Large-subunit ribosomal RNA, domain VI from a metagenome, 262 nucleotides, folded computationally.
[in-house]
Context: one part of a larger RNA
RNA sequence: CGUUGGAGAAUUGAGAAGGGCUGUCCCUAGUACGAGAGGACCGGGACGGACGAACCACUGGUGUGCCAGUUAUCCCGCCAGGGGUAUGGCUGGUUGGCUACGUUCGGGAAGGAUAACCGCUGAAAGCAUCUAAGCGGGAAGCCUGCUUCAAGACAAGUUCUCCUUCCAACAUUUGUUGGUGAAGGCCCCCUAGAGACCAUGGGGUUGAUAGGCCAGACGUGUACGCCCGGUAACGGGUGAAGCUGACUGGUACUAAUGGCCG
Numbered sequence: 001c002g003u004u005g006g007a008g009a010a011u012u013g014a015g016a017a018g019g020g021c022u023g024u025c026c027c028u029a030g031u032a033c034g035a036g037a038g039g040a041c042c043g044g045g046a047c048g049g050a051c052g053a054a055c056c057a058c059u060g061g062u063g064u065g066c067c068a069g070u071u072a073u074c075c076c077g078c079c080a081g082g083g084g085u086a087u088g089g090c091u092g093g094u095u096g097g098c099u100a101c102g103u104u105c106g107g108g109a110a111g112g113a114u115a116a117c118c119g120c121u122g123a124a125a126g127c128a129u130c131u132a133a134g135c136g137g138g139a140a141g142c143c144u145g146c147u148u149c150a151a152g153a154c155a156a157g158u159u160c161u162c163c164u165u166c167c168a169a170c171a172u173u174u175g176u177u178g179g180u181g182a183a184g185g186c187c188c189c190c191u192a193g194a195g196a197c198c199a200u201g202g203g204g205u206u207g208a209u210a211g212g213c214c215a216g217a218c219g220u221g222u223a224c225g226c227c228c229g230g231u232a233a234c235g236g237g238u239g240a241a242g243c244u245g246a247c248u249g250g251u252a253c254u255a256a257u258g259g260c261c262g
Stems, first nucleotide, its partner, number of pairs: 001152001005163007015149004021049007033038001051106005059100004066093005071086006110144003117137004166179005184261004188204005209255003212251005219243002225238005
C1' cells in the first nucleotide's frame, strides 16, 4: 500500500514445512520343515542405539555487585575492622536464570489409491490365458492421518463486538472535500515469561509496571563489637549469628511527564 467505511478480537485452511530410522532378546517353539546339523513364517512382548522436541522437580555444569576462608602488596594515621590490585588473586560452597552429562515424550495405529508381483471371472482364439471388458489382494514408498506456519489464498475468505458526531464549502438524491471528533491506535515513558534492532507481552496515578523498602524463602555457615579463658596464636559466650543477585508475598517512598493520528 492492498483486501473498498473505520476498528478490536476470534477463526476456516488453499498451500507450505517437519516427522516417517533401526537393533538385540524372550514367548509362540526347539514347534512347522529337515535323515541330521540346524531351524522358521504369522502373531505377541521386553530392552536398547542413533536422531529430534520440550523442560529444569531430580543429578550435574555455569555462577565476574551471593556467603565464607586465605596469600602477597598498597591504602583508609596506628590497633582492630575494612577497601583496591594480583585470571572474580586463589580456594570451598551457591539463589534465580541458562543448560546436559539430567528428565519426559516422539517415530504410530488406521483408511484410500498403487508398484513389482499374486489372483478371480473371461473372451478374441469352442482349449488355454491375471486382461482385451470387468473384479480382488499387494510396499519402509504415494494421498490422508500427527506437529508447526498459513487469507498478499489479488479467488485477499468467515464469525462476533464497537464506532460512524458536529461544523464549513461544493454538489444537492443517498454524497465529496476540509476541519473537529468517535471506536480505536500510535509516539513517549516504567518495563519483562519478550528481545540483535524492530516486533511481542504487561503497565502508565481510577497505578503494584520497574526500582527502593518491609516480611519470607534459598544460600553461606556462628559477623562486628563487647565479655571470659590463654603469654600468644587462638578458643568459648552473647548467637544458627551476621550478610544475602535475579526468587515469593506485600507496600505508592521514587519513576511511569506529555502529545499525536483517526
Rfam family: Bacterial large subunit ribosomal RNA. Its family is annotated with ribosome and structural constituent of ribosome in the Gene Ontology. RNAcentral holds the full RNA, with entries from SILVA.